[in-house]
């Protein structure tokens, strides 16, 4: 340098079905209110359209009535920096501009060995799930030391570890 492997409630992607989302949004009719309302996921500025008591806004009742994302079971596929996160850039989410946010892609070698539990925070309709700070024991791996030979203690990180060539 190359090849092949190991950790285990192991990681990621896709699909069918399914619960939740939700009797919610939206639509139709209807009650009431007043002056603004709509136009981007949110905010600000500008432009455009509609209205000014007959609303495209809010609200009462009735009828009809979802969807996306996220989740669960199962199956298949790809794998063991599997993968995730941060930063940066670009694109998209618009009538236009600016800011924020989200999604995708690239990049960064910046952080994380792994799953579990708890705490705080973020996201989300959500006490689910996901992400993350910190803590706890467990587990895999290597090094050093001890050693009653079965284990123990301390420390490190996957750019690692093991086997073969």
């Nucleotide at each position: 340098a190359g090849u092949a492997g190991a950790g285990g409630c192991g990681c990621g992607u896709u699909u069918u079905c399914u619960a939740u989302u939700a009797g919610u949004a939206a639509c139709u009719g209807u009650u009431u209110u007043u002056a603004c309302g709509c136009u981007u996921a949110c905010c600000g500025u500008g432009g455009g359209c509609g209205g000014u008591u007959u609303a495209u806004a809010a609200u009462u009742c009735a009828g009809u009535a979802a969807a996306a994302g996220g989740g669960g079971c199962a199956a298949a596929c790809g794998c063991c920096g599997a993968a995730g996160a941060u930063g940066u850039u670009a694109u998209a989410u618009u009538c236009a501009c600016g800011g924020u946010a989200u999604a995708u892609a690239a990049u960064u070698u910046u952080c994380u060995g792994g799953g579990c539990g708890g705490u705080g925070g973020g996201u989300u309709a959500a006490a689910a799930g996901c992400c993350u700070u910190c803590c706890g024991a467990c587990u895999g791996u290597c090094a050093u030391c001890u050693u009653u030979u079965a284990a123990g203690a301390u420390g490190g990180a996957g750019a690692g570890c093991u086997a073969c060539u």

Lysine riboswitch aptamer from a mouse gut metagenome, 165 nucleotides, folded computationally.
The RNAcentral record of the sequence draws on MGnify.
Its mean pLDDT, the model's own confidence on a scale to 100, is 80.
Of the family's consensus pairs, 100% are formed in the model.